[in-house]
RNA sequence: GGUCUGAUAGUUCAAUGGAUAGAAUAAGUCUCUCCUAAAGAUUAGAUCCGGGUUCGAUUCCCGGUCGGACCA
Numbered sequence: 001g002g003u004c005u006g007a008u009a010g011u012u013c014a015a016u017g018g019a020u021a022g023a024a025u026a027a028g029u030c031u032c033u034c035c036u037a038a039a040g041a042u043u044a045g046a047u048c049c050g051g052g053u054u055c056g057a058u059u060c061c062c063g064g065u066c067g068g069a070c071c072a
Stems, first nucleotide, its partner, number of pairs: 001071007010025004018055001027043005048064005
């Protein structure tokens, strides 16, 4: 330098163009307990950036940034 691939919650991962973007774990609050842990209930929390297509984009297209793999 070229090709391919990935980026979503604090962390690990889902989501076939139409849902209030979902789960586990972590965090807050409450219940339970003499206390803690465990358990149960509940709350808040995210689409890498910029453009395009579309009535509608996490999803498709282009460019950029960063990570990974391969080729040279």
Transfer RNA from Prevotella sp., 72 nucleotides, folded computationally. Model confidence (mean pLDDT): 81 of 100. Its Rfam family is "tRNA". Rfam classes the family as a transfer RNA.